[in-house]
A computed fold for a 346-nucleotide part of an RNA from a metagenome, annotated as small-subunit ribosomal RNA, central domain. The RNAcentral record of the full RNA draws on SILVA. The coordinates come from a structure-prediction model, not an experiment, and the mean pLDDT is 87.
Context: one part of a larger RNA
RNA sequence: UUGGGUUUAAAGGGUGCGUAGGCGGAGUAAUAAGUCAGUGGUGAAAUCCUGCAGCUUAACUGUAGAAUUGCCAUUGAUACUGUUAUUCUUGAGUUCGAUUGAGGUAGGCGGAAUGUGUAAUGCAGCGGUGAAAUGCUUAGAUAUUACACAGAACACCGAUUGCGUAGGCAGCUUACUAAGUCGAUACUGACGCUGAGGCACGAAAGCGUGGGGAGCGAACAGGAUAGAUACCCUGGUAGUCCACGCCGUAAACUAUGAUCACUAGCUGUUGGCGAUACAUCGAUCAGCGGCAAAGCGAAAGCAUUAAGUGAUCCACCUGGGGAGUACGGUCGCAAGAUUGAAACUC
Numbered sequence: 001u002u003g004g005g006u007u008u009a010a011a012g013g014g015u016g017c018g019u020a021g022g023c024g025g026a027g028u029a030a031u032a033a034g035u036c037a038g039u040g041g042u043g044a045a046a047u048c049c050u051g052c053a054g055c056u057u058a059a060c061u062g063u064a065g066a067a068u069u070g071c072c073a074u075u076g077a078u079a080c081u082g083u084u085a086u087u088c089u090u091g092a093g094u095u096c097g098a099u100u101g102a103g104g105u106a107g108g109c110g111g112a113a114u115g116u117g118u119a120a121u122g123c124a125g126c127g128g129u130g131a132a133a134u135g136c137u138u139a140g141a142u143a144u145u146a147c148a149c150a151g152a153a154c155a156c157c158g159a160u161u162g163c164g165u166a167g168g169c170a171g172c173u174u175a176c177u178a179a180g181u182c183g184a185u186a187c188u189g190a191c192g193c194u195g196a197g198g199c200a201c202g203a204a205a206g207c208g209u210g211g212g213g214a215g216c217g218a219a220c221a222g223g224a225u226a227g228a229u230a231c232c233c234u235g236g237u238a239g240u241c242c243a244c245g246c247c248g249u250a251a252a253c254u255a256u257g258a259u260c261a262c263u264a265g266c267u268g269u270u271g272g273c274g275a276u277a278c279a280u281c282g283a284u285c286a287g288c289g290g291c292a293a294a295g296c297g298a299a300a301g302c303a304u305u306a307a308g309u310g311a312u313c314c315a316c317c318u319g320g321g322g323a324g325u326a327c328g329g330u331c332g333c334a335a336g337a338u339u340g341a342a343a344c345u346c
Stems, first nucleotide, its partner, number of pairs: 004317003007300002012314001014201004021194003025088007033081002035077008049065006091191001092188003095184006103177007110154001114150008125136002162169002206246006215240002220235004257313006265291008273282003295302002319346003328339004
C1' cells in the first nucleotide's frame, strides 16, 4: 500500500458556511471521449512457457511456436458513463396562509435573598465545629425594626419539556432580527449531496486596556492536627460581572461525521394537520423519550433518532512506552495552540 476498521479495544474533525475535487433524479434525440468487438502495424534478441531435435543422460544447446497482458492506426457496436440539445416533476428551492419556542442582539423595569451604611430597641455574648480555636463584640456586636445604597443571580412554574449548527440559551417587558414546522399545492425546473485547503462561530480558565466589585473564592495569612504543603473553620487577593480586543482549547460526549433510500411493532410526550358521538381517534407530518422483532455485535448492547441493509463524499486508525515529547514551520502579547518525528526499549 491493499485489505480491515473507527459507541466502549487504536481510530469521527468542537460546529457550521463553502472553493477546488468526487458523486448525482426521469424521458427523447445526437455524438462516440470512456467502454466493447474486428483488422493492420509495432511490441529487438536473450530469458520464461510448450512441442521436437543434438551432445551416452542431465545441466546445456539448437529449432519451431506461444507469450510479450502494452502502444498506434483504422472499421464497426451504442446498453452504461461522459458531452450537446430539448422536455419533465418526484429531489431542491420559491410563493401564499397558519403556527411554535429559555434562538440571537440592544434597551427598560421588578421582587426575594445577601452585604454595607444610618437611625432605633436592647444586653453580653456572637460565630463556628466531631470538639475547639483563630475571628467579631461594652468604641455596644449577634438579634429585631425602619430607611437608603450596591453588585450579582433569577425560587415557584420546570418537565427524559422547548429552541439553537455546535458552544449554548430561563424573572418580566419593548424594539430589531434569525430559524423551524404544518397546510395549500400556485411557480422555478436537478438549481442537488459531500467537501481537501479556506473563512466564520466556538464553554470554562487565561491574557490586554478601562470600569465594577455584593456574594463566592485559586493563591495567601491564621486556627485546628503528633505532623497537615490537605480535608474542617475564620479571613481573603486575582478571578467571577460589564465594554472592547485576543486566546481557540474541553469527558467541545450521543465518547456514535454528513446526506439519501429501504427494513415488525407497542407506548409516553411537544408543535401542527385531518376526522369526530367533543369521550376520543388516525396506514398524517416534524421533533423529544422508554420498551422491543428481524438483523447486527466480542459482549455490554443498538434496534425507523441503528451500532440493521445499501449508496456517495469527507475525516481518522495501524502494538505498548519514548510522546502529543524534541526539532523546524505557522499562529499568539504571553500562557501556549497547531503540525508532529527519531534513537532507544519491551